Model confidence (mean pLDDT): 83 of 100. Predicted 3D model of a 1512-nucleotide RNA (small-subunit ribosomal RNA) from Chloroflexi bacterium HGW-Chloroflexi-2.
RNA sequence: AUAUUUUUGCGGAGAGUUUGAUCCUGGCUCAGGAUGAACGCUGGCGGCGUGCCUAAUACAUGCAAGUCGAACGGGGUAUUUGAGUAAUCGAAUACUUAGUGGCGAACGGGUGAGUAACGCGUUGGUGACCUGCCCCAAAGCGGGGGAUAACAGCCUGAAAGGGUUGCUAAUACCGCAUAUGAUCUAGAGGGCUUAGAAGCUUUAGAUUAAAGGAGAAAUCCACUUUGGGAGGGGCCUGCGUCCCAUCAGCUAGUUGGUAGGGUAAAAGCCUACCAAGGCGAUGACGGGUAGGGGACCUGAGAGGGUGACCCCCCACAAUGGAACUGAAACACGGUCCAUACACCUACGGGUGGCAGCAGUAGGGAAUAUUGCACCAUGGGCGCAAGCCUGAUGCAGCAACGCCGCGUGAGUGAUGAAGGCCCUCGGGUCGUAAAACUCUUUUCAAGAGGAAGAGGAAGGACGGUACUCUUGGAAUAAGCCUCGGCUAACUACGUGCCAGCAGCCGCGGUAACACGUAGGAGGCGAGCGUUAUUCGGAUUUACUGGGCGUAAAGCGCGUGUAGGCGGCUUUAUAAGUUGGAUGUGAAAGCUCCCGGCUUAACUGGGAGAGGACGUUCAAAACUAUAGAGCUUGAGUACGAGAGAGGAAAAUGGAAUUCCGGGUGUAGUGGUGAAAUGCGUAGAUAUCCGGAGGAACACCAGUGGCGAAGGCGAUUUUCUGGCUCGAGACUGACGCUCAGACGCGAAAGCUAGGGUAGCAAACGGGAUUAGAGACCCCGGUAGUCCUAGCUGUAAACGAUGUAGACUAGGCGUUGGUGGAGUAAAAUCCAUCAGUGCCGCAGCAAACGCGAUAAGUCUACCGCCUGGGGACUACGGCCGCAAGGUUAAAACUCAAAGGAAUUGACGGGGCCCCGCACAAGCAGCGGAGCGUGUGGUUUAAUUCGAUGCUACACGAAGAACCUUACCAGGGUUUGACAUACAAGUAGUAGGGAAAGGAAACUGGACCGACCCUUCGGGGAGCUUGUACAGGUGCUGCAUGGCUGUCGUCAGCUCGUGUCGUGAGAUGUUCGGUUAAGUCCGCUAACGAGCGCAACCCUCGCUGUGUGUUACAAGUGUCACACGGAACUGCCGGUCAUAAACCGGAGGAAGGUGGGGAUGACGUCAAGUCAGCAUGGCCUUUAUAUCCUGGGCUACACACACGCUACAAUGGGAAGGGACAAUAGGUUGCGAAGCCGCGAGGCGGAGCCAAUCCAGCAAAACUUCCCUCAGUUCAGAUUGCAGGCUGCAACCCGCCUGCAUGAAGUUGGAGUUGCUAGUAAACGCAGGUCAGCCAUACUGCGUUGAAUACGUUCCCGGGGCUUGUACACACCGCCCGUCACGUCAUGGGAGCUGGUAACACCUGAAGCCGGUAGCCUAACCCGAAAGGGAGGGCGCUGUCGAAGGUGGUGCUGGUGACUGGGACGAAGUCGUAACAAGGUAGGUGUACCGGAAGGUGCGCCUGGAUCACCUCCUUU
Repeated sequence: AUAUUUUUGCGGAGAGUUUGAUCCUGGCUCAGGAUGAACGCUGGCGGCGUGCCUAAUACAUGCAAGUCGAACGGGGUAUUUGAGUAAUCGAAUACUUAGUGGCGAACGGGUGAGUAACGCGUUGGUGACCUGCCCCAAAGCGGGGGAUAACAGCCUGAAAGGGUUGCUAAUACCGCAUAUGAUCUAGAGGGCUUAGAAGCUUUAGAUUAAAGGAGAAAUCCACUUUGGGAGGGGCCUGCGUCCCAUCAGCUAGUUGGUAGGGUAAAAGCCUACCAAGGCGAUGACGGGUAGGGGACCUGAGAGGGUGACCCCCCACAAUGGAACUGAAACACGGUCCAUACACCUACGGGUGGCAGCAGUAGGGAAUAUUGCACCAUGGGCGCAAGCCUGAUGCAGCAACGCCGCGUGAGUGAUGAAGGCCCUCGGGUCGUAAAACUCUUUUCAAGAGGAAGAGGAAGGACGGUACUCUUGGAAUAAGCCUCGGCUAACUACGUGCCAGCAGCCGCGGUAACACGUAGGAGGCGAGCGUUAUUCGGAUUUACUGGGCGUAAAGCGCGUGUAGGCGGCUUUAUAAGUUGGAUGUGAAAGCUCCCGGCUUAACUGGGAGAGGACGUUCAAAACUAUAGAGCUUGAGUACGAGAGAGGAAAAUGGAAUUCCGGGUGUAGUGGUGAAAUGCGUAGAUAUCCGGAGGAACACCAGUGGCGAAGGCGAUUUUCUGGCUCGAGACUGACGCUCAGACGCGAAAGCUAGGGUAGCAAACGGGAUUAGAGACCCCGGUAGUCCUAGCUGUAAACGAUGUAGACUAGGCGUUGGUGGAGUAAAAUCCAUCAGUGCCGCAGCAAACGCGAUAAGUCUACCGCCUGGGGACUACGGCCGCAAGGUUAAAACUCAAAGGAAUUGACGGGGCCCCGCACAAGCAGCGGAGCGUGUGGUUUAAUUCGAUGCUACACGAAGAACCUUACCAGGGUUUGACAUACAAGUAGUAGGGAAAGGAAACUGGACCGACCCUUCGGGGAGCUUGUACAGGUGCUGCAUGGCUGUCGUCAGCUCGUGUCGUGAGAUGUUCGGUUAAGUCCGCUAACGAGCGCAACCCUCGCUGUGUGUUACAAGUGUCACACGGAACUGCCGGUCAUAAACCGGAGGAAGGUGGGGAUGACGUCAAGUCAGCAUGGCCUUUAUAUCCUGGGCUACACACACGCUACAAUGGGAAGGGACAAUAGGUUGCGAAGCCGCGAGGCGGAGCCAAUCCAGCAAAACUUCCCUCAGUUCAGAUUGCAGGCUGCAACCCGCCUGCAUGAAGUUGGAGUUGCUAGUAAACGCAGGUCAGCCAUACUGCGUUGAAUACGUUCCCGGGGCUUGUACACACCGCCCGUCACGUCAUGGGAGCUGGUAACACCUGAAGCCGGUAGCCUAACCCGAAAGGGAGGGCGCUGUCGAAGGUGGUGCUGGUGACUGGGACGAAGUCGUAACAAGGUAGGUGUACCGGAAGGUGCGCCUGGAUCACCUCCUUU
C1' cells in the first nucleotide's frame, strides 16, 4: 500500500401547479422540526422548567447595605454597691445607642440604550504595570503634640438645614527618633537570558514607618516596612467578527521625530517645535443595522437562522458633563453642575431618580404576588454571640413548554331503542349502550407522618411528600379535518348568492370543496390558526448549478494590478503532511453508569470541540533563492497571396441639367386612375457641354482585417498574415478588474458640396376613415474636411489561449514529390474557409478537429414574469441621449424545444352539378302555405346559417287543444292498496232546471265462486295516493339531422423516440374507393369501401286462379342462369391497372334502393314515448260553453297559376299507362239536375267488382300579338255536400265581375339520361277540407361537359403558427371610469450629523498683587516664615444661542408613467406570406396601435437560379 474477516456508530424520500398532450428550464405552494409566543374552542391531576420580545416610558407605597461598644468620648435603661434622712450624687456589671473612627458600600441584583470597536472570541506579550482583605517569610511597634464631632449655650430658616461661642476622646490628625528593608543618585563587577533595557553582587550618599484593643494570664486580634504566593485587574498584540460602492477617495494631533508634561503603566495620552507623512478596490472614509461569546434551532453534512432562561465578558443607571474618596469608581440605591420632568413650599427656597424585589399607570396581540423565610447555599461586618441580605431557599398565578398518569376493566346480540343512509332487501353508529361481574390510579373523609441540620438545639417550605383505613364507577374529553397534494363520504340546505381557499381551485339547481347532520380519519388535556425561522430549495450550487435557441459571453482590441504558468538540478522549509505537548472555563452535546416508583429533571465518568500556540521530523508538490535547457514565445533570413489602412492623381458607362438640331401631340404613371410634364413644343431621337455620386462584367458559402468593415485604375507611405529552412534569445508566456484606443447606420457642430435617391412636408389615388401601403413632387440627409456621439438582431445570438479525440468530399494560399513540351491531374503536408458524418455531448433542435466532445488557465455575465434597456443619484455628452441601476406594487406563471391537431388572403396532388358548358327555374305579379315582426284576453308550444321557415302537422269549424274568458268539481276524468259501510246492489235512465258540464230521479234491472257461513267484482266514505303538453334536451335513454356514401378511423405485436408520439396509414403507380400492385422496420388484424340483400333490364324451368289472342306466346308468381377485365390487341415496371375491340339483353361498381366507420356540432327532441331531479295538489289537476291557434302596416322562405303564337283558348273527334285504395268502405247500371249533386242499389273483403273517361301528344275548326277569346285574383248573387253546428272559419257548382301581371335588379337554385323539362294519375291523413303540400306511379322526352385557372365543400402530403373553446382563434395601443402603490413638484414640516461665531456651569490643572490660617521652623514675646484654604483669574469645558450646510423621513396644489379591474369607445399593429414579411439601432412624423427614411439581422413564407453535399 492492497485485500479479506469481525465489531460498533452514523447516513440524504418527495408532491401539486405553465400544455390538448410531452420533455426541459423556472418560479410559486405543501407535507417536517422549532418558539420567552399570541389568538379561537376546550380543560382532571402531578413533577420539572419558563413567564414585558412593546415605552432605556413615568412611577404612589414598602423593602433591596450594613456592621463593629473587643477603636473613642458621651447619653439611656436595668441590677448591685458606696455616700446622703431624702431628692440626688459616685462606682461596678449587663444591655442599648446618635456621633467620631474602621471595614464594607467598586460585590451581589437589573437592563441591552449606546457600541462595527482590541468591544467580544481565541492566541500570545507585559523586560511598560497595579493589587485592600487572605496565605508564607523577615524586621519592627520608641517618645511626643495640636485639634474636632458628639454635648451645652446663643442666633437663623416654613422646611431641608445652617452659623457662631465653649468643652472633650481615639486604632482620627501631625512632627521627632529608629531603618532589617525599600526608593533615588553616582560608580564598579559578572556574564546567564533577551530584539533590547531589567533582575543579581557590591561601594558611597540621600529619602522613608507604625496604634492600639481584649484577656487574670498565656495569648489572640489589630498596626508599620519589605520580599514571595494565590486570586483579581490595567495595557499591548496576530487572527476571526453584519449590510450598502447609487459611500471612492479620507486625514492637521493627522503620520513620525525631539523635548517636556502626565499615568500604576507603554503611547500624540497631552503641549511646544521640526519633518510631510499616514490610510485606501485585500474596500479607507461615509451611511444603515447590531451588545459579543459559550451556546440554541434546523440541516445527511457543508451551511443557514438566532443570541430568551443558565454561564463568561462588555456597556449603561432620568439625559449630558465632571471630578472627589478609595487598593480598586469617574461609582444604580455617593457628591457637584446643566437640562427635561415630577413633588413640597410660609414663594425666600428645597427634594427626587424601581434598566433591584413586589406593585401602579401607560403602551401592546401579550407576560405573574405590593407573599413566607434567612432553614439551606453564598455575601458584608464582627474575637464572638450575632446583625443585615427582595442574593438566595420556598410558596402563589398562567396548559406557556417538556415529561408522566387518569377519565375504568372483563363478559355482553334481540345486533335493543334512537339517529343517519337506503336499490326498501337492508346497512351503519355497534360490544358501543343497557345489564352482570370486578378494580380504586385518581377523588372524598379519617389516622399516622418525614429526610432536607456531618456532634446538641434550631425547618420558611409543611401537617407538604409519603404510608395506612373507609367509601363508591364514582370527580374528569375535547379539538381539527374528510376534492387532489393528504389519512378520512354520504344526505339535506344554498344556487357565481351566502361562503371556502396553503397551492391547484370550488359555488351559476343533483356541490364528496360552502352551511348543517350522520359517519369516518388524525391528535389527545389538548387541538387548530397566525407570526417567525431552518429544511425540503442542487432555487447563490465550497461540498453542489449554469450562459447557441430557456435568464445569462462585455461590439472589438491593446494592456496594468491580480490569478495561473514549460523541462533539468541544488538549497531552504513559508504553505503542506505526521508525531508529541499546552490551551480550547463550567454548563450544554454524544456514549456509559447512577438518583428521584418511570420519564422529564438531575449526579459521576469518558469522548468530541474544525481552530490556535510551542516543539520534533519529512521534502514529493506549491513557493523562494541559485544554476542550466529548448519544445512555449520571440528575432533575423528566403519566398508568397490579398476589396487590410491612409493620401494623391486618372478613367469610362449611366442618371439629371444646360445649349443646339430633327419632330408633333401627347407623355408619364398605375391593379385601374389622377396629380405632374407638354403647342411658351414635352416624351422620343442626334450632337455638344456641365456637375455630382457610385464603380457593371470579373465576382466565387473567393480574399483581407481584432471587430466595425473593405470592391474602377495607377503611384507613394504603412500594418498584419502564411509557407520554407532551422541561425539567434532563453520562459521573455496565457488571461485580464480598473484604464486606454478603435467602433455600421442614424444624429449633432462649423465650413464646403448636392447628379441621383429621399425621412419631414405638399399633392393625387385607395378607403368607412388612410395621419399608411401605390403614384407625382420634394427639404434635411446621403458626399468631402475637422470635431463630437459610442449605440445595433455590433450575431456564429457560441469570450480568449492551449492540449487531446474516427473519417469523407470541396475550395483559397504556400511547400515538397510524381507527371507533362507546358498544362491538366495525382500523392504528402502546413495555414485558412465550407459541407456531411463516428464516438461523445445535448431538454430537444442540433454540435461534431472552425465542438455545443474530453480537459486546463483566466475574465465577463445569469438567478421567475411584469414594473424596468425604468425612477432617483453619480459619471460622460453641445444636444439627442449614453452608462451604471433599484424599490413599492402585481401575477402563478412567463419561457425553450419538440408532438398531435386545427387554421393560413402558404405550396403541391386529387375529387364532387363545385366551377365551366347547357336546360329549366327562383328573385318582379296575384294567390296558397310556413316563419319573423307587430297586435291581442289568447293569437298554445317547439324547430332558427348550411343542418329552422308546405318543418313536428299523413290534414286546428266543435273535438283535436296544450292557449284565453267565464262557469263547475276536489281521492278527483284515469290506476292500485287498505279499512269501514252498502243489497233493488252494479248498470241503463224519462220528465224538469241549466249555455253546457251537471243536478235530478219516475222506471227498467244484472254477474262469478262457494264448504251456503260467506267471498270476489261494483258503489259510498276515509287514508295512502292519482294527475300535470309544468321546468330542466346543459342531468338522461331512445330516435334523428349534418359533415357524408366523404374514404377514411383504429388496434395487436415489433421497431424508433427520455417522452407526447411516430412507423404501419408515407412513397411510385392505379382506382369510385386506405381499390389493388410495387417498394418499404414493419408484419398482421378490426370498423368502414366493395360484395352478400331488394328492385328494374335478358333468359331458363315450374305453376297458372280471377290475366289474355284460349293454349302456352303475352302476363303474374316462385326458383335458377347470365358479366368474371373471362377473351383479343396495345400501353405500363410486362405488376396493379388503363385504352380499344369482339361476343353479348347487359361491359368494366349495368341502372336504382336499402345499408351511414371512429367521431364532430353540450346540434334537435322532457310536446311521440321512456326517465332522474325540481315544482304544483280546492290547482300548474280535471270537466264544460264560447273564443283563439285563421289577427295584419310590413320582411323573408317554399310553392301554385300566369304573363301567351314550335303557343293558348273554346268546341269536336278518336288513342295509349302504371302505382295504389275499398265493408262505418268503394259504390256500377238506370233516372233527375246546366252543374256540384240527388235517388238508387247491382257487384266486390278484390289479377274477378268499383273509383276509372288518364292528360299532354294526334287531328278538325275559331281567335291573331292585344292587357287580348291571355291571365285568372277579387267581389256579388244563386245553389250543392259533409257535419250537433260552416258567423268568426270548410269544400264544391252555376251565373256575373274581371285586379296585378307583357318573362322579372343585385343575386341565387336544381339537373349529366330514360336524367332535366313538360303531362296527368293514385294514395295516406280524413265526417268534410283550405293539398297548389307530401309520398308514389307511369306518358312524352332533350341540351351540354373544352377543361380544373377561379368560387364552394371535401380528401392526402408538406410548410408556418404567439391558435388548442382550435381564425367566429389569438391579440396591441390611445381614450373614458374605479382602486392601489410609486417618480417629479412651488413649497411646508420633522429627525440626525458635523462646521463657523457668541455666551460659558460644575470641575481638574495652572497663576495669584486681596483675605484667612492650630500642629512644623525662627523668635523671650510681639511677630515672621514654610505650607494650606478662601477669593480672583487663565486654558479646557457640557448645555444653550445665531448662521449657513450635508444626509434622511413625512406632507403638498398640480403632474408623469405603472399595475389591476365578466361583458365601455376607437381602430387592427403582431401571430399564417397576418393580407405592406417581421425584428432592430437611430431620426422625423402621426388620435392610437404605428408609419416612413438610412444601415443591419433571419429569429421570413413562396417560387426560380447558383454553389456545395448525399446516392447512383
It matches the Rfam family "Bacterial small subunit ribosomal RNA". NCBI's taxonomy places the organism under Bacteria, Bacillati, Chloroflexota. It was read from a public genome assembly.